[in-house]
Context: one part of a larger RNA
């Protein structure tokens, strides 16, 4: 000199863009943060209509509304934190001939025929509650057999081909095994059946089953790389290898039994301490050093420890079970909870924000769609915390007012500074106008193409018009008034730009180093003046 997620002191006009618990991975009141689908299913309530009525109500229907239940998909993403971890955790490169993959894209084949339940509901019981037990009824894209099965899987055989050791790929023969679900608040009469028209018929769309390939994702293995300590020198029994088996999507001591006695280490094993890692950030001419806030990738964790279930996928933060600590409710029998999500509270601390608005945009989940949900996100609020920009006026104005300071008492300084004159109008203030971000989705209209029997219908494409804004009456523009509302902080002995007076008298104090202060102190305190920065200026801390 630079830098900072900074803090402290004094001061403080405006805006833009960023950024804001570095400490207690301490404990948490309250609200919200993951739902959605009625085009999977049955029942219920409301509303409306028609009919009946003993006026209590009942039956049927519905392009309507509602909230539970079964079922599907999602809750493994998104968001947070950095405790643990010195490790294939991360980075980089390579490999899997040892692997899995829901949704998506693309290709092939198929969906025949049955069955038994169960929630909701009704009813009975237990409990303070959380909730729970029995009886009865019912549906499905819920569940379970059977059939069909292959270019699928397994075993045995065989042909071609390739390789990186075990072997891989393609084809072929035999045997064995394995599947499904339908829905439509769509359309139609070409085919079939009755034949007016409607369907179990046809067709469109979505979904279902098996399988090949792809994309993206995940799992595994290895080389190399990145820390301090030798005042840690030896470490190791599933330890190292083999055989057999189990387990996994998959290789493997991953696990088990048996056998052998190995394996690592001064190129630092083992131990201890510290620490998430990288892209990067800061500094530096570079080499290097220090760091890893925000943003991006990745790993680990979710009150502490352990465990599995479900699922394509699990560290399962807002799932389950057990144990521990803690908090709360209780009728004392028993229950409930987990902010390292967004706000917010207490506590700790030098120190770090609103219990805000909106799904308008971007993105995500569900849905055919409309749409719903979304503290992701977009915005707003608070903080000079940082960077950047702007302003606090401009021109004229005396040998030069007053005040204050100094003085050799002549004068000098503050100082064109002020007053005064003329002007300007940034920001702030008042008034008026007023956005971009919006294009989709979808609706209406005409058109082109595809499926199809079809001038129904559906899908795709572009065109025209309509709908949609939290921010926000904000940005921006125009008008009005008016110099009016807007400057401080540190320093002035040398380093180091800037000097005098008064007070004090080794006192009070200053101080980064040298050093100042004991009666004329340019070094303490005040004043005048000056110097440097400036909405900041200094100090402290850390780092180069």
């Nucleotide at each position: 000199g630079g830098a900072c997620g900074a803090a402290c002191g004094c001061u403080g006009g405006c805006g833009g863009c960023g950024u804001g618990c570095c400490u207690a991975a301490c404990a948490c009141a309250u609200g919200c943060a993951a739902g959605u689908c009625g085009u999977a299913c049955g029942a219920g309530g409301g509303c409306g209509g028609u009919c009946c009525u003993u006026c209590g109500g009942g039956a049927c229907c519905g392009a309507c509304c509602c909230g539970a239940g079964u079922g599907g998909c999602g809750g493994a993403c998104g968001g947070g934190u950095g405790a643990g971890u010195a490790a294939c955790a991360c980075g980089u490169g390579a490999c899997c001939a040892a692997u899995c993959u829901g949704c998506c894209u693309u290709g092939g084949a198929g969906a025949g025929g049955g069955g038994g339940a169960u929630a909701a509901c009704c009813u009975g019981g237990g409990g303070a509650a959380a909730c729970u037990c029995g009886g009865g009824c019912u549906a499905a894209u819920a569940c379970c057999g059977c059939a069909u099965g292959a270019c699928g899987u397994g075993u045995c055989g065989u042909g071609c081909u390739c390789g990186c050791a075990u072997g891989g790929g393609c084809g072929u023969g035999a045997c064995a095994c394995c599947a499904a679900a339908g829905g439509g608040a769509g359309g139609c009469c070409u085919c079939u059946a009755c034949u007016u028209g409607u369907a179990a018929g046809c067709u469109u769309c979505c979904g279902c089953u098996c399988u090949g390939a792809g994309a993206g994702g995940a799992g595994g293995u290895c080389g190399c790389g990145g820390c301090g300590u030798a005042u840690c020198a030896g470490c190791u029994a599933g330890u190292u290898g083999g055989u057999a088996g189990g387990g996994u999507a998959a290789c493997g001591g991953c696990c088990u039994a048996c056998c052998a006695a190995g394996g690592c280490u001064a190129c630092g094993a083992c131990g201890c301490g510290u620490a998430g890692c990288g892209g990067g950030u800061c500094u530096g001419a570079g080499a290097g050093g220090a760091c890893g806030a925000c943003c991006c990738g990745u790993c680990a964790c979710a009150u502490u420890g352990g465990g599995a279930c479900u699922g394509a996928g699990a560290u399962a933060c807002g799932g389950c079970c057990c144990a521990g600590a803690c908090u709360c409710c209780u009728a004392c029998g028993g229950g409930a909870g987990g902010c390292a999500g967004c706000a917010g509270u207490g506590g700790g601390g030098a120190a770090u924000a609103u219990u805000g608005c909106g799904c308008a945009a971007u993105g995500g989940u569900c849905g055919a769609a409309a749409g719903a949900c979304u503290g992701a996100c977009g915005c707003a609020g608070c903080g000079a915390c940082g960077c950047c920009g702007c302003g606090u006026g401009u021109g004229g104005g005396a040998g030069g007012a007053a005040g204050c300071c100094c003085u050799u008492c002549g004068g000098g300084g503050u100082g064109u500074a002020a007053a005064c004159c003329a002007c300007u109008g940034u920001c702030g203030g008042g008034g008026g106008g007023g956005a971009c971000g919006a294009a989709u989705c979808u609706c209406g209209g005409a058109c082109g193409g595809g499926c199809a029997a079809a001038u129904a219908g559906c899908c795709c494409g572009g065109c025209c018009g309509g709908c949609u804004g939290a921010c926000g009456g904000u940005a921006c523009c125009c008008c009005c008034a008016a110099a009016g509302g807007a400057a401080g902080c540190a320093c002035c002995g040398g380093c180091u730009a800037a000097c005098u007076c008064c007070g004090u008298g080794c006192c009070a104090g200053c101080a980064g180093c040298c050093a100042c202060g004991g009666u004329a102190a340019g070094a303490c305190g005040g004043a005048g003046g000056g110097u440097g920065c400036a909405a900041g200026c200094g100090u402290u801390g850390u780092u180069c």
The part of an RNA shown here (small-subunit ribosomal RNA, 5' domain) has 544 nucleotides and comes from a metagenome. The RNAcentral record of the full RNA draws on SILVA. Model confidence (mean pLDDT): 82 of 100.